[in-house]
RNA sequence: GGCGGUGUAGCUCAGUGGUUAGAGCAAUGCCUUCAUAAGGCAGAGGUCGGUGGUUCAAAUCCACCCACCGCUA
Numbered sequence: 001g002g003c004g005g006u007g008u009a010g011c012u013c014a015g016u017g018g019u020u021a022g023a024g025c026a027a028u029g030c031c032u033u034c035a036u037a038a039g040g041c042a043g044a045g046g047u048c049g050g051u052g053g054u055u056c057a058a059a060u061c062c063a064c065c066c067a068c069c070g071c072u073a
Stems, first nucleotide, its partner, number of pairs: 001072007010025004018056001028042004049065005
């Protein structure tokens, strides 16, 4: 340099065009306990890597860019 893959909550991931973007773990608060752990309950936490495009509608499709990983020269 060429080709391909990945990028979504603090972490691991789901969501493959349409209802409010979700789960587990973690963290926080409450209950329980003399206290801690375990257990139970609750609420929060996201401009879906960036820019532009297609569409009535984009996390999802397309182009370019960025980061990481792999193959190849």
A computed fold for a 73-nucleotide RNA from a Patescibacteria group bacterium, annotated as transfer RNA. Rfam family: tRNA. Rfam links the family to the GO term triplet codon-amino acid adaptor activity. By type it is a transfer RNA. Its mean pLDDT, the model's own confidence on a scale to 100, is 81.